[in-house]
A computed fold for a 109-nucleotide RNA from a Thermoanaerobaculia bacterium, annotated as c-di-GMP-I-GGC riboswitch aptamer. Lineage of the source: Bacteria > Pseudomonadati > Acidobacteriota > Thermoanaerobaculia. Model confidence (mean pLDDT): 81 of 100.
RNA sequence: ACCGACAAAGGCAAACCUGUCGAAAGGCAGGGACGCAAAGCUACGGGUCCUCGCUUCCUCCGCGACGGAAUCCCGCCACGAAGGACCCAAGACCGCCGAGCUGCCGAGA
Numbered sequence: 001a002c003c004g005a006c007a008a009a010g011g012c013a014a015a016c017c018u019g020u021c022g023a024a025a026g027g028c029a030g031g032g033a034c035g036c037a038a039a040g041c042u043a044c045g046g047g048u049c050c051u052c053g054c055u056u057c058c059u060c061c062g063c064g065a066c067g068g069a070a071u072c073c074c075g076c077c078a079c080g081a082a083g084g085a086c087c088c089a090a091g092a093c094c095g096c097c098g099a100g101c102u103g104c105c106g107a108g109a
Stems, first nucleotide, its partner, number of pairs: 003106002011036002016031006034095001040101003044098003047093003056085004061080002064077001066075003
């Protein structure tokens, strides 16, 4: 250096609960332990999550114009509302995978 032991000394703390901050993802603090040898640090690459806004598209509703049919209906277009999909500024996650930086212990090989 690699590696990681039914070793030793210690460390961290998922879900969940409480409080708090935030629009949310999520953060922080306390409790709590599923796990972790980097589950220490850095959002750098990928990824995931959230969301403002916008374009396009889809669904549905309303309203109006036009056309057809005849009165209900059908087609088409514009506008408005709601919901959704893609893209996406910003944001979040390092306990998703990489990368960078740092680091405790030492049985065995």